[in-house]
This is a predicted structure of a 130-nucleotide RNA (FMN riboswitch aptamer (RFN element)). It was read from a public genome assembly, where an Rfam model found it.

RNA sequence: AUUAAUCUUUAGGGCAAGGUGUAAAUCCUUACCGGCGGUUUAGCCCGCGAGUCAGCCAUUGAUUUAUUGGUAGACAGAUUUGGUGAAAUUCCAGAGCCGAUGGUGAUAGUCCAGAUGAGAGAAGAUUAAA
Numbered sequence: 001a002u003u004a005a006u007c008u009u010u011a012g013g014g015c016a017a018g019g020u021g022u023a024a025a026u027c028c029u030u031a032c033c034g035g036c037g038g039u040u041u042a043g044c045c046c047g048c049g050a051g052u053c054a055g056c057c058a059u060u061g062a063u064u065u066a067u068u069g070g071u072a073g074a075c076a077g078a079u080u081u082g083g084u085g086a087a088a089u090u091c092c093a094g095a096g097c098c099g100a101u102g103g104u105g106a107u108a109g110u111c112c113a114g115a116u117g118a119g120a121g122a123a124g125a126u127u128a129a130a
Base pairs, nucleotide, nucleotide: 002129003128004127005126006125007124008123009122010121017029018028019027031110032109033099034098035048036047037046038045043097044096051075052074053073055071056070057069058068060066079095080094081093082092083091101113102112103111
């Protein structure tokens, strides 16, 4: 250094300003933000995670609805033009687009909540093997 197992730590950013209104960080103008792996550099190429749905198993509770955990499944967002180059939907220049659920005095990527949660993954430690 490689592989495997176990454990520990860690792992998401963002409405400034103006307008309307009884009321908006939710609407309008405009501003701002971009998890992880792959691919020479990616929110919008491929894949993963987060989210939602219903199923099965276990669990707690129970008249029933239900709680918590596990598991396989389904659903779920967005890009183009030019340039450089060996190579780029990734860089440079231009113009665009997208963003779970529930809540709210008014419709939320940015506020609040589930969440002191979960988690792709990252780093490290120990043990074993050749």

Of the family's consensus pairs, 100% are formed in the model.